[in-house]
Context: one part of a larger RNA
RNA sequence: AGACGGGGACCCGCACAAGCGGUGGAGCAUGUGGUUUAAUUCGAAUAUACGCGAAGAACCUUACCCGGACUUGACAUUGAAAGAACACUUUAGAGAUAGAGUGGUGCUAGCUUGCUAGAACUUGAAAACAGGUGCUGCACGGCUGUCGUCAGCUCGUGUCGUGAGAUGUUGGGUUAAGUCCCGCAACGAGCGCAACCCUCGUCCUUAGUUGCCAGCAAUUCGGUUGGGCACUCUAGGGAGACUGCCUUCGUAAGGAGGAGGAAGGUGAGGACGACGUCAAGUCAUCAUGGCCCUUAUGUCCGGGGCGACACACGUGCUACAAUGGGUUAUACAAUGAGACGCAAUAUCGCAAGGUGGAGCAAAUCUAUAAAAUAACUCUCAGUUCGGAUUGUACUCUGCAACUCGAGUGCAUGAAGUUGGAAUCGCUAGUAAUCGUGAAUCAGCCAUGUCACGGUGAAUACGUUCCCGGGUCUUGUACU
Numbered sequence: 001a002g003a004c005g006g007g008g009a010c011c012c013g014c015a016c017a018a019g020c021g022g023u024g025g026a027g028c029a030u031g032u033g034g035u036u037u038a039a040u041u042c043g044a045a046u047a048u049a050c051g052c053g054a055a056g057a058a059c060c061u062u063a064c065c066c067g068g069a070c071u072u073g074a075c076a077u078u079g080a081a082a083g084a085a086c087a088c089u090u091u092a093g094a095g096a097u098a099g100a101g102u103g104g105u106g107c108u109a110g111c112u113u114g115c116u117a118g119a120a121c122u123u124g125a126a127a128a129c130a131g132g133u134g135c136u137g138c139a140c141g142g143c144u145g146u147c148g149u150c151a152g153c154u155c156g157u158g159u160c161g162u163g164a165g166a167u168g169u170u171g172g173g174u175u176a177a178g179u180c181c182c183g184c185a186a187c188g189a190g191c192g193c194a195a196c197c198c199u200c201g202u203c204c205u206u207a208g209u210u211g212c213c214a215g216c217a218a219u220u221c222g223g224u225u226g227g228g229c230a231c232u233c234u235a236g237g238g239a240g241a242c243u244g245c246c247u248u249c250g251u252a253a254g255g256a257g258g259a260g261g262a263a264g265g266u267g268a269g270g271a272c273g274a275c276g277u278c279a280a281g282u283c284a285u286c287a288u289g290g291c292c293c294u295u296a297u298g299u300c301c302g303g304g305g306c307g308a309c310a311c312a313c314g315u316g317c318u319a320c321a322a323u324g325g326g327u328u329a330u331a332c333a334a335u336g337a338g339a340c341g342c343a344a345u346a347u348c349g350c351a352a353g354g355u356g357g358a359g360c361a362a363a364u365c366u367a368u369a370a371a372a373u374a375a376c377u378c379u380c381a382g383u384u385c386g387g388a389u390u391g392u393a394c395u396c397u398g399c400a401a402c403u404c405g406a407g408u409g410c411a412u413g414a415a416g417u418u419g420g421a422a423u424c425g426c427u428a429g430u431a432a433u434c435g436u437g438a439a440u441c442a443g444c445c446a447u448g449u450c451a452c453g454g455u456g457a458a459u460a461c462g463u464u465c466c467c468g469g470g471u472c473u474u475g476u477a478c479u
Stems, first nucleotide, its partner, number of pairs: 001479002003476003007473007015463002019426005026318008034309002042053002064304007073129001077128002081123003086103007107118005131293002134291003141286001142282003145278001147276001152191006158167003171182003197270004202239007211229001216226003242264001245258005307445001320419001324378007337366002341360002346355003385416001390411007432455007
């Protein structure tokens, strides 16, 4: 100087407390461990692995296993030599592949009317080489997690100390903040904080193929039409908030209250992550040193596996019901997506869906919002709760749904009556609850993820205690 202390002082955080809702019990979905297996490919491991890489495992993917094949190779460059490329048919085979047949002589340039050269492409001897999701993340780059959006981490010069170092950065206040003020052997500066960036909230303006009966007219009563940009909205440009004003406390920084205002003291949310820590994670995104394989640890194909199942754990979904289930009727969104696409009206089917195809490369066309509200019914039951499981008949995608897809009808109707010890999230348009959209994607195992809106709470006395962190100080046989 650090680190540590079941030392001290001060401070902060959904850390506790105060509340609300969960997990832990049930069934199922999903990930992991274990076990099993020919293989159940690999990685991730307290917090910081476990709905994680995977924003889509039937084949492919795919790295694993079994079997069948290839050996300059599926891919790249060089390459003697040959040929247009290519298209179609067919035999054997599980296919990879092997064989047979037919059609076909193109493109660019030069000369010129068939020859030369060239660019692709195909075949191809010999070799140089290719190839490796093989190992090492403890050889590395890049990227990432975490402490932590915590308020810290440092430097130059000066000064002090024999020196390691100290000072500055400590002290008194204040702040979300090493934020600012005052003081001070320090004076300055840098990386962080804040601000600059994006979105939301108010107004003005510019612009109207959305919106409006706002005011007029028509009307098939639909902003539908004429008409108009007032309003809503859209998306460009501006204004606006600064403790600026008032009162009060204070030397100041600042604090408390108030006014005006759409918004008030960081307005709300996001992006943004200092020096470093964990030899943290990733050689399987990619890149890359070294090592290893080279008729195989490379490559192609068929089938299987990644989906197994006594069990254990994590994360979720659905429930156990009356603040509810069922039936009918009625109402109100936002984001985003659409041509290999979204698909209306119509029509067939109980339905999944089929037929058909208006419109739409989209403020123009496409999709029932659901909780909610109104009426009726059920009357506390393992039930008209709950829907697992199973049987059967179908639908759709796709070469192909046996292993192993989703959906529909009928039938079946399991556990479950609110969950031990323990444990998690959340402070406001939040929790809770309700539906909607998108990426990936033929389809889908999505109850996941990421977004969007609808309805919309309770509680915070406080900092004694638990956990984590910051500053100062103290002790130390630790470095």